The RNA shown here (SAM riboswitch aptamer (S box leader)) has 111 nucleotides and comes from a Caldisericaceae bacterium. The sequence was found by an Rfam model in a public genome assembly. The prediction has a mean pLDDT of 85.
C1' cells in the first nucleotide's frame, strides 16, 4: 500500500514548547482558533478491537471452541461538535425527515 471482517448518535483534558491556522481530500455550509490553531513532548483520562485474567451458558465431565459478562497495570486507538453536516441512490406527509451506499477512521487477520 491492497484485500477481508467488525465498529463508528456513547465516553474521555490539563501542562510545557510552538506561533496561525484547524475540523482527511474537493465543493458548499456550519463551527473551533491570539482567552493561542496545527505539530511535538509530558502527565492524566476514556474505551474495550487484540492479548491477558476471571465468571456464566453450550458438554455426562474436562480441555478446546463459540456466545455472553466482568476486570484492565500489556499492544493499538481515542480525548469540540454523529466520521461536524451535505454531495450519490431509495422512501415519505418533502427548505424537512428516514434508510442505504461511497469515501474516511480504527482494530484484527491476510497478501
Nucleotide at each position: 500500500u491492497u484485500c477481508u471482517u467488525a465498529u463508528c448518535c456513547a465516553g474521555a483534558a490539563a501542562g510545557g514548547c510552538g506561533g496561525a491556522g484547524g475540523g482527511a481530500a474537493c465543493a458548499g455550509g456550519c463551527c473551533c482558533u491570539g482567552u493561542g490553531a496545527a505539530g511535538c513532548c509530558u502527565u492524566a483520562g476514556c474505551a474495550a478491537c487484540c492479548a491477558u485474567u476471571c465468571c456464566c451458558a453450550u458438554u455426562g465431565a474436562a480441555c478446546c471452541a463459540u456466545g455472553g459478562g466482568a476486570a484492565a497495570a500489556g499492544g493499538u486507538g481515542c480525548u469540540a461538535a454523529u466520521u461536524c453536516c451535505u454531495g450519490c441512490c431509495c422512501c415519505g406527509g418533502a427548505u424537512c425527515g428516514g434508510g442505504g451506499a461511497a469515501a474516511g477512521a480504527u482494530a484484527a487477520g491476510a497478501a